[in-house]
Context: one part of a larger RNA
Molecule: large-subunit ribosomal RNA, domain I
Organism: Rubellimicrobium thermophilum DSM 16684
RNA sequence: GGCGUUUGGUGGAUGCCUUGGCAGCAAGAGGCGAUGAAGGACGUGAUACCCUGCGAUAAGCCAUGGGGAGCCGGGAAUGGGCUUUGAUCCAUGGAUUUCCGAAUGGGGAAACCCACCUGACAGUUGAUUAUGGUUGCUCUUCGGGGCGAUCCAUAAUCGGCUGAGACAGGGACUUGGAACCUGAACACAUAGGGUUUCAAGGGCGAACCCGGGGAACUGAAACAUCUCAGUACCCGGAGGAAAGGACAUCAACAGAGACUCCGUCAGUAGUGGCGAGCGAACGCGGACCAGCCGAGCCGUGAGAACGACCAGAAUGGCCUGGAAAGGCCAGCCGGAGCGGGUGACAGCCCCGUAUGGGAAGUUCGAUCGGACGCAUCAAGUAGGGCGGGACACGUGGAAUCCUGUCCGAAGAUCGGGGGACCACCCUCGAAGGCUAAGUACUCCUUGCUGACCGAUAGCGAACCAGUACCGUGAGGGAAAGGUGAAAAGCACCCCGACGAGGGGAGUGAAACAGUACCUGAAACCGGACGCCU
Repeated sequence: GGCGUUUGGUGGAUGCCUUGGCAGCAAGAGGCGAUGAAGGACGUGAUACCCUGCGAUAAGCCAUGGGGAGCCGGGAAUGGGCUUUGAUCCAUGGAUUUCCGAAUGGGGAAACCCACCUGACAGUUGAUUAUGGUUGCUCUUCGGGGCGAUCCAUAAUCGGCUGAGACAGGGACUUGGAACCUGAACACAUAGGGUUUCAAGGGCGAACCCGGGGAACUGAAACAUCUCAGUACCCGGAGGAAAGGACAUCAACAGAGACUCCGUCAGUAGUGGCGAGCGAACGCGGACCAGCCGAGCCGUGAGAACGACCAGAAUGGCCUGGAAAGGCCAGCCGGAGCGGGUGACAGCCCCGUAUGGGAAGUUCGAUCGGACGCAUCAAGUAGGGCGGGACACGUGGAAUCCUGUCCGAAGAUCGGGGGACCACCCUCGAAGGCUAAGUACUCCUUGCUGACCGAUAGCGAACCAGUACCGUGAGGGAAAGGUGAAAAGCACCCCGACGAGGGGAGUGAAACAGUACCUGAAACCGGACGCCU
């Protein structure tokens, strides 16, 4: 040095586990915000820090209801307290709620700086009133009374002035309403301007929705029309849904009867450098149904649901074991054998479960009553020219719809449409408005489910994670779970430096379960023994 056997170290695979995720289903909710949100900063405890809660009333204050023995949140303890005169805790309602933030008095490098007005309060001054005192005259029963005046003190009310600091309230902007003052061209007026006051808006939020703008990569095997696509993205706006909607619609000589969504019609008819591609409608079958000129508004509140929470059946013995829920024997309940916990696997030990009940509050809501509303037929419109856009339809024979520009009707004896256009026929009534349901979505709440994951998986995040860390910034973005049933977390002794680490002792079922902690694979590194060289 090699091989073999064995024993360790290192390492953290594997197995088992799950507090966390993922995907759904059924309900709910679908908003919060100038009554100051979302999100933060800074504080707040007896005690330094972090998380959680809360806001100078600061792990909290008040009320109502529940509940019934413990409690003062977690990491984590000590001191000190609270509580059957009912605490902690739970539900509901209320109070407080610093500063920043739409942030809104002005400013600003967010959580800071600088003011103003009014009030309250304080001081001072004046007036009035009341009471007490002082004083002149007068009466007197000598206690005091009446009239008048001056000043003082106190108090109340009202007014003026002042106020360093502290307290409370107010004031941004825009739009709309109201009142008043002003006020052109242009005399009256109107437009416009101003003051005061009232109301609303503003910002945030995951997707869904409507509108205004609007790409390119790509495909066409290049590329320009075309496609990708009215997609991505930007902006505006709204709601729990939005949009659409009550035929100037289709149809075809028979008729249908608002809108929305689904299936089909159908990859059809079409459209298309007739390339790549794009791609209907009528009709039929379903979901849902509703019509109108406000469906609603205010009050009443039978009843129902949710709801902190309450009641809620039934097991013993022996054996093994550290521990019984296991095994054996013998029972019981079941409208409850869903599930979880308990020292191994529990219907009958605990929490629960079925079932029944339930305050405040919230929601729905029958009934009854009240108040309001009920428009009136649409002109620079329809239509036409030019230029565009939308329609499955790329200008085409191109109807229909929208309109930048220029023209521009009729008046129900009228007008639009039926895919150029004309006639006949049929059908409908534009240029005002509203409208549930069926449909789309899930930041969020509750319950339940899984031939979903089980710590390199599953959300990026099971753990103090959008953290540490990286970046000027936009932004990027981790790793990291498991002692034990219970800390019983090793008193005491020894070696050592009053270390680190270890050896005893003790705990424990186990310490090769010792916090570098379940199991503990391999790579890799040692020790012992045997054989070979």